c-di-GMP-I riboswitch aptamer from Paenibacillus donghaensis, 80 nucleotides, folded computationally. It matches the Rfam family "c-di-GMP-I riboswitch aptamer". From the family's description: GEMM was predicted in a large-scale screen for bacterial structured RNA regulatory elements. The coordinates come from a structure-prediction model, not an experiment, and the mean pLDDT is 84. The sequence is in RNAcentral, with records from Rfam. The model forms 95% of the base pairs in the Rfam consensus.
RNA sequence: ACGAUAACGGCAAACCUGUCGAAAGGCAGGGACGCAAAGCUAAAGGGCCUUUUCCACAAGGAUGGCAGCCAGCUACCGAA
Numbered sequence: 001a002c003g004a005u006a007a008c009g010g011c012a013a014a015c016c017u018g019u020c021g022a023a024a025g026g027c028a029g030g031g032a033c034g035c036a037a038a039g040c041u042a043a044a045g046g047g048c049c050u051u052u053u054c055c056a057c058a059a060g061g062a063u064g065g066c067a068g069c070c071a072g073c074u075a076c077c078g079a080a
Base pairs, nucleotide, nucleotide: 002078003077010035011034015030016029017028018027019026020025033068039073040072041071045070046069047066048065049064053062054061055060
């Protein structure tokens, strides 16, 4: 680098309940759609989402967020 009807395991979508938030979304519990990086990184980069407040006064930007969008970094096991 690669990923198997292997082994030890791990994470946890949607949804529900509670909670924070203007919102996107986050946290906790339940729950499993799936994941070989669904581990970490949002000021290394691209992309996307939000709109309380601000710049604007259409659009857009700021602010806030998404890593299970691409991506960067690190990593268990060991068949082909």